Transfer RNA from a Candidatus Buchananbacteria bacterium, 71 nucleotides, folded computationally. Rfam family: tRNA. Rfam's curators write: Transfer RNA (tRNA) molecules are approximately 80 nucleotides in length. By type it is a transfer RNA. Gene Ontology term of the family: triplet codon-amino acid adaptor activity. Taxonomically the source falls in Candidatus Buchananiibacteriota (Bacteria, Bacteria candidate phyla).
RNA sequence: GGCCUGAUAGCCAAGUGGUAAGGCAGCGGUCUGCAAAACCGCUAUCGCCGGUUCGAUCCCGGCUCAGGCCU
Numbered sequence: 001g002g003c004c005u006g007a008u009a010g011c012c013a014a015g016u017g018g019u020a021a022g023g024c025a026g027c028g029g030u031c032u033g034c035a036a037a038a039c040c041g042c043u044a045u046c047g048c049c050g051g052u053u054c055g056a057u058c059c060c061g062g063c064u065c066a067g068g069c070c071u
Stems, first nucleotide, its partner, number of pairs: 001070007010024003018054001026042005047063005
């Protein structure tokens, strides 16, 4: 230098055009004599900028970061 893959909540992680599941952690509540456990609730402008579209996490371009392959 070229190519490939990935970036989603504090952490792990699904979703790949119609406003984002689940688990762990945290916080609040119910329960309890107090706790623990259990149950209920809360927490995301999807790495950044632009484009396409009625509508973008998803498609396209550029950039950043991480990993890998080739030379």